[in-house]
RNA sequence: AGCAACUGCAGGGAAGAGACCCUCAAGAGGGCACCGAAGGGGCAAAACUGCUGCAAAAACUGGCAAUUGGCAGUAGAUCAAACUCUCAGGUAAACGGACCUUGCACGAAUA
Repeated sequence: AGCAACUGCAGGGAAGAGACCCUCAAGAGGGCACCGAAGGGGCAAAACUGCUGCAAAAACUGGCAAUUGGCAGUAGAUCAAACUCUCAGGUAAACGGACCUUGCACGAAUA
């Protein structure tokens, strides 16, 4: 000089669902219905590991050694999302808001 990713700060965009009902000591409590896009939980395939069966068994490879390697079945652990659950949160506006985007800061490789 340069600038990826992550992160932080600031700006812009950003959906859904009752301004529902009841109680009282008047800002709290309770009830029913509903929403998914803060956060949180759950799920697939592939790959991995164990076991069983089959195949292969020239060479190579792993291991002290034992067929370690391929295929199928089964079990286990792990496990993504805007899917799913609705614990939390939310259901006029405002606030919040996953995610997208702009700028700045930080900053690797490289020269």
Source information:
Model confidence (mean pLDDT): 80 of 100. A computed fold for a 111-nucleotide RNA from an Anaerolineales bacterium, annotated as Glycine riboswitch aptamer. Of the family's consensus pairs, 85% are formed in the model. It was read from a public genome assembly, where an Rfam model found it.